[in-house]
About this RNA: Small-subunit ribosomal RNA, 5' domain from an uncultured bacterium, 539 nucleotides, folded computationally. RNAcentral holds the full RNA, with entries from ENA, Greengenes and SILVA. Model confidence (mean pLDDT): 84 of 100. It matches the Rfam family "Bacterial small subunit ribosomal RNA".

Context: one part of a larger RNA
RNA sequence: GACGAACGCUGGCGGCGUGCUUAACACAUGCAAGUCGAACGGAGUUUAGGUCAGUAGUUUACUACAGAUUUAAACUUAGUGGCGGACGGGUGAGUAACACGUGGGCAACCUGCCCUAAAGAGGGGGAUAACACCGAGAAAUCGGUGCUAAUACCGCAUGACAUUAGAGCUUCGCAUGGAGCUUUAAUCAAAGGAACAAUCCGCUUUAGGAUGGGCCCGCGUCUGAUUAGCUAGUUGGUGAGGUGGAGGCUCACCAAGGCGACGAUCAGUAGCCGGCCUGAGAGGAUGAACGGCCACACUGGGACUGAGACACGGCCCAGACUCCUACGGGAGGCAGCAGUGGGGAAUCUUCCGCAAUGGACGAAAGUCUGACGGAGCAACGCCGCGUGAGCGAAGAAGGUCUUCGGAUCGUAAAGCUCUGUCAUUCGGGACGAAGUUGCCUAUUGCGAACAGUGGUAGGCAGUGACGGUACCGAAAGAGGAAGCCACGGCUAACUACGUGCCAGCAGCCGCGGUAAUACGUAGGUGGCGAGCGUUGUCC
Numbered sequence: 001g002a003c004g005a006a007c008g009c010u011g012g013c014g015g016c017g018u019g020c021u022u023a024a025c026a027c028a029u030g031c032a033a034g035u036c037g038a039a040c041g042g043a044g045u046u047u048a049g050g051u052c053a054g055u056a057g058u059u060u061a062c063u064a065c066a067g068a069u070u071u072a073a074a075c076u077u078a079g080u081g082g083c084g085g086a087c088g089g090g091u092g093a094g095u096a097a098c099a100c101g102u103g104g105g106c107a108a109c110c111u112g113c114c115c116u117a118a119a120g121a122g123g124g125g126g127a128u129a130a131c132a133c134c135g136a137g138a139a140a141u142c143g144g145u146g147c148u149a150a151u152a153c154c155g156c157a158u159g160a161c162a163u164u165a166g167a168g169c170u171u172c173g174c175a176u177g178g179a180g181c182u183u184u185a186a187u188c189a190a191a192g193g194a195a196c197a198a199u200c201c202g203c204u205u206u207a208g209g210a211u212g213g214g215c216c217c218g219c220g221u222c223u224g225a226u227u228a229g230c231u232a233g234u235u236g237g238u239g240a241g242g243u244g245g246a247g248g249c250u251c252a253c254c255a256a257g258g259c260g261a262c263g264a265u266c267a268g269u270a271g272c273c274g275g276c277c278u279g280a281g282a283g284g285a286u287g288a289a290c291g292g293c294c295a296c297a298c299u300g301g302g303a304c305u306g307a308g309a310c311a312c313g314g315c316c317c318a319g320a321c322u323c324c325u326a327c328g329g330g331a332g333g334c335a336g337c338a339g340u341g342g343g344g345a346a347u348c349u350u351c352c353g354c355a356a357u358g359g360a361c362g363a364a365a366g367u368c369u370g371a372c373g374g375a376g377c378a379a380c381g382c383c384g385c386g387u388g389a390g391c392g393a394a395g396a397a398g399g400u401c402u403u404c405g406g407a408u409c410g411u412a413a414a415g416c417u418c419u420g421u422c423a424u425u426c427g428g429g430a431c432g433a434a435g436u437u438g439c440c441u442a443u444u445g446c447g448a449a450c451a452g453u454g455g456u457a458g459g460c461a462g463u464g465a466c467g468g469u470a471c472c473g474a475a476a477g478a479g480g481a482a483g484c485c486a487c488g489g490c491u492a493a494c495u496a497c498g499u500g501c502c503a504g505c506a507g508c509c510g511c512g513g514u515a516a517u518a519c520g521u522a523g524g525u526g527g528c529g530a531g532c533g534u535u536g537u538c539c
Base pairs, nucleotide, nucleotide: 001538002537003536005535006534007533008532009531012385013384014383015382016381017380018378019377020343025341026340027339029338030337031336034083035082036081039080040079042077043076044075045074046073047072048071049070050069051068052067054065055064056063057062090296091295092294100220101219102218103217104216105215106214109213110212114209115208116207117206118205119204120203122156124154125153131146132145133144134143135142136141162187163186164185165184166183167182168181169180170179171178172177192201193200194199222268223267224266229259230258231257234256235255236254237253238252239251240250241249271293272292273291274290275286277284278283298319299318300317301316302315321332322331323330324329349375351374352373353372357371358369359368360367361366388418389417390416391415398409399408400407401406422480424475425474426473427472428471432466436462437461438460439459440458441457442456443455444454445453446452483528484527485526486525487524488509489508490507494523495522496521497520498519504511505510
């Protein structure tokens, strides 16, 4: 000098940050991932209309009421289906490793949504959930029979610059080899929806891009030799399997290799980096917050789905623990946000809002979003402000010291004249919000169109958690706001009394045994100041 600090004394306000460093200990409760009815069949509600039979009033017919059935519109939605739950958020256990950093390589690879370009979407089929009925179970849930739809599922057709196999040609390279062209054969696709006329959103195949990832390599990356040898899929080859892909990644066979004092192996410790702290620098130390990468999600293992996971709030198995149970069997996973217990010197609200930014879904309206935006608590940190200003000597009273003359606290107070920051009360009152949304008008594209649907411009209206906050104005009144540590030397700051090697102090040197500037108290002084000291850690 610094700190994610703690402790002691003290404590007025604001802004911006920061806040379990310990038990990756266990968790009550609520919330944290949904969305789409413009993919689909149902179900329900409301409104309007039709039909049927009924009741009442009654003038044939009409009106009213409730019921059944049906049509249309609007809305809601359990289920099927699609997209998203692989992002965002948390933690640092493990990991000394191509994990990370940096620089390269892939002629050995993948990439949903997005962009660009080319081509296409013909014609069929069988199911199934929902639902109904029956059944089992305490529950979780499950079984059987029957019906039904789709952008769900499955054949067929069409197919290529796609894939595979064969033949030929051109060209290039860093080895294996790559790229392109011609040709033959085989294989493989699709889905519709809103509007109903445009158009839009989708679907299929291919090529390219963008983005995101995967793999490989050079170099760098803590301590211990009181760890010196380690290794059998081990090292290499051939072949095969597997993968998106190279590879002992796996397997069969063959060979006997591979690593190591330039520190292998083993043991300990540790997430890595941008950075942060310190230092003139070199360096040392560190990796909180913020950003990038990695790893993990009660512990261990496994795969499924998918463009992407071996998946925090998915599945299966095993284990420990907790809970429910009708004892047969089931349920759970806060290292998400709050919060609880525990541990600890120690670390916050079971808050508000989706208004903004961002994300998921949707044509959109919109829904969801403990991401995020905010508020709350804590002097935990940094910064700013205030606790008044000017004048005021009878140098008051009082305290302390005193050589008893006085000195000092001290212009300090009182008193006089002012100011009004902050706080208090009253009143006004935002920016963040328009690249958004809705409506209207004009114009324009499609269109026969004054329907409709897109684009552009203008106008109007709506949308704020924070928040009646910031800020502004007014009012009264010095009123409500100062402490902490030190004073022997280092080191700025001295006297008195008490104590008497006691009580005590102390970072080092050292003080204290009867005049202690070093202990305790008082006065005074010095330092810093809403803080000041102490402790801990690093330089």